The RNA shown here (transfer RNA) has 73 nucleotides and comes from Daldinia eschscholtzii. It matches the Rfam family "tRNA". The source organism's lineage runs through Eukaryota, Opisthokonta, Dikarya, Pezizomycotina and Daldinia. The prediction has a mean pLDDT of 81. RNAcentral holds the sequence, with entries from ENA.

RNA sequence: GUCUCUAUAGCUCAAUAGGUAGAGCGCAGUACUGUUAAUACUGAGAGUAGAUGUUCGAUUCAUCUUAGAGGCG
Numbered sequence: 001g002u003c004u005c006u007a008u009a010g011c012u013c014a015a016u017a018g019g020u021a022g023a024g025c026g027c028a029g030u031a032c033u034g035u036u037a038a039u040a041c042u043g044a045g046a047g048u049a050g051a052u053g054u055u056c057g058a059u060u061c062a063u064c065u066u067a068g069a070g071g072c073g
Base pairs, nucleotide, nucleotide: 001072002071003070004069005068006067007066010025011024012023013022019056027043028042029041030040031039049065050064051063052062053061
């Protein structure tokens, strides 16, 4: 230089041909218990790396940029 992949909740990951973003762990509360722990239930927490575009509608498609990983030279 060029090509490919990755970026979503505090952490690890889903979201399969575009249609209101979920789970596990963690966190908070309640129940249970003499107390913790375990268990059960409930709840909070992200608008998806950034920008622009396409579309009635974008995590998803296109272009550019940023960060990381890899292939070729």